Predicted 3D model of a 113-nucleotide RNA (SAM riboswitch aptamer (S box leader)) from Hymenobacter psychrotolerans.
Model confidence (mean pLDDT): 85 of 100.
The source organism's lineage runs through Bacteria, Bacteroidota, Cytophagia, Cytophagales and Hymenobacter.
[in-house]
RNA sequence: GAUUUAUACAGAAGCGGCGAGAGAACAGGCUCCCUGACCCGCUGGCAACCUUCGACCGCGCGAAAGGUGCCAAUUCCUGCCCGACCGGCUUUUGCCGACGGGGCAUAUAACCC
Numbered sequence: 001g002a003u004u005u006a007u008a009c010a011g012a013a014g015c016g017g018c019g020a021g022a023g024a025a026c027a028g029g030c031u032c033c034c035u036g037a038c039c040c041g042c043u044g045g046c047a048a049c050c051u052u053c054g055a056c057c058g059c060g061c062g063a064a065a066g067g068u069g070c071c072a073a074u075u076c077c078u079g080c081c082c083g084a085c086c087g088g089c090u091u092u093u094g095c096c097g098a099c100g101g102g103g104c105a106u107a108u109a110a111c112c113c
Stems, first nucleotide, its partner, number of pairs: 001113001004110005013043005021032003026079004044071003049067002051064004075105001080102004086097004
C1' cells in the first nucleotide's frame, strides 16, 4: 500500500513546547484559532476491535486492560442515486430546502497478500 469483514448521531483533557493557520483531498457551507488553535511531548482519561479470564453446546454474555485506537462539532455538514409526507419558488413540467435510505470517499480494528 491492496483485498475482505466490522464499526463510525455514545464516550473521554490538563500541563509544557511551538507559533499560524486548522477541521483528510477538491468545491461550497459552517466551525476552531494569538484568551495560542493545528501539531509534538508528558500525565490523565474514554472505549472495548484483537487478546486474556469466567460461564456457555453454540450464538450471544460478564470481568480485566496486554496490542491497537481515540479524547471540538455525527466521519462537522453537503456533493452521486432513490424516496412518501412537509416547506419555499414556479402557470405546469419542474427546481430548491428539510428529512429518510443507499452509494462513493475517509478513519479505525482484525485477517490476509